[in-house]
RNA sequence: GCGCCGCUGGCGCAACGGGAUAGCGCGGCCGCCUCCUAAGCGGCAGGUUGCCGGUUCGAAUCCGGCGCGGCGCA
Numbered sequence: 001g002c003g004c005c006g007c008u009g010g011c012g013c014a015a016c017g018g019g020a021u022a023g024c025g026c027g028g029c030c031g032c033c034u035c036c037u038a039a040g041c042g043g044c045a046g047g048u049u050g051c052c053g054g055u056u057c058g059a060a061u062c063c064g065g066c067g068c069g070g071c072g073c074a
Stems, first nucleotide, its partner, number of pairs: 001073007010026004019057001028044005050066005
């Protein structure tokens, strides 16, 4: 330099042909239970979906550029 894959809450992942409140687990906070803790149960908060544009009535999803990471070839 070229090609391929990935980037979504603090962490790990979903969202399978674009359809509308972006969901699950862990973690965090509050409460219940308990003599206390742990476990268990209930609830809450936390995301401008890597960035900038484009297409569309509508984009996490499609297209282009850029950035970061990984793999391969030179």
Molecule: transfer RNA
Organism: Coriobacteriaceae bacterium